[in-house]
RNA sequence: CUCUUAUCGAGAGAGGCGGAGGGUCUGGCCCGAUGAAGCCCGGCAACCCCUUGAAGCGAUGGCUUCAGGAAGGUGCCAAUUCCUGCAGGAUUUUCCUGAAAGAUAAGGG
Numbered sequence: 001c002u003c004u005u006a007u008c009g010a011g012a013g014a015g016g017c018g019g020a021g022g023g024u025c026u027g028g029c030c031c032g033a034u035g036a037a038g039c040c041c042g043g044c045a046a047c048c049c050c051u052u053g054a055a056g057c058g059a060u061g062g063c064u065u066c067a068g069g070a071a072g073g074u075g076c077c078a079a080u081u082c083c084u085g086c087a088g089g090a091u092u093u094u095c096c097u098g099a100a101a102g103a104u105a106a107g108g109g
Base pairs, nucleotide, nucleotide: 001109002108003107004106005105006104007103008102013041015040016039017038021031022030023029025085027083028082042077043076044075047073048072049069050068052067053066054065055064056063057062081101086098087097088096089095090094
C1' cells in the first nucleotide's frame, strides 16, 4: 500500500507543558487566547487479550454463544463517522433507506 471480516446514535478531566490551529477530502456548519495541534498524566471502551462459569457443537485438537475481567497490544475521549458529496424512496422548505468514502480492530497478500 492492498484484500477480507466486524463495528461506527453509548462512553471518557473545570489536570500539567505548549502555544494557533483543529474537525481526513469537497461544499457547509462548527470548535479554538474563557486557550487549537502536539506531548505527559488521567479517563473511556472492550477489537485482540485473560479467567472462570453456563449452554451448544465436534471423533480429537478444539469451536460457537452468553456471563465475568481489564495485567498486556491497539483504539478512543465537541457535535451520529458533525452534516454533505452517489443511488433509491416518501407525507418532498424536509425526511428516510442503502451505497461510496473514511476511521478502528483482527487476519491475509